[in-house]
Molecule: FMN riboswitch aptamer (RFN element)
Organism: Ruminococcaceae bacterium AB4001
RNA sequence: UGAGGCGUCCAAGGCGGAGUGUGAUUCUCCGACCGGCGGUGAACGCUGAUGCGUAAGCCCGCAAGCCUCAUAAAAUCAUCAAGGUGAGGUUGACCCGGUGUGAUCCCGGGGCCGACGGUAAAGUCCGGAAGAAAGGAAGUGUUU
Numbered sequence: 001u002g003a004g005g006c007g008u009c010c011a012a013g014g015c016g017g018a019g020u021g022u023g024a025u026u027c028u029c030c031g032a033c034c035g036g037c038g039g040u041g042a043a044c045g046c047u048g049a050u051g052c053g054u055a056a057g058c059c060c061g062c063a064a065g066c067c068u069c070a071u072a073a074a075a076u077c078a079u080c081a082a083g084g085u086g087a088g089g090u091u092g093a094c095c096c097g098g099u100g101u102g103a104u105c106c107c108g109g110g111g112c113c114g115a116c117g118g119u120a121a122a123g124u125c126c127g128g129a130a131g132a133a134a135g136g137a138a139g140u141g142u143u144u
């Protein structure tokens, strides 16, 4: 330095005013706000250099959520459900101009999107969730 092992820790942000109404942070009007993880990335910063760090909600992929199916062990008289595990499905949204060899990433401008359950119809409230997880960090020991 590479590879694989083990457990540990971490791992999401955001609404006000007015109106109607018995009731709305959910509807209507006006005006706001937010952006998980990995990749790419011409910009910026650091370094003598190799390099290192930061940089996309809407480009590529992933995760949670939701739906369907299957199912081991344990347990049970037996069966079913829940939970666990596995497989499949579903899962949003970008254009114009500029620079340039090259940009849906940079610069300028204008747009658009947002699981499930609850509730007067919700990206921003409450809930599953003190959960799970993409992944990240440091550590430990093995091997080369």
Stems, first nucleotide, its partner, number of pairs: 002143002005140002008137003015031005032124002034114002036062004043054004057112002065090007094110005116127003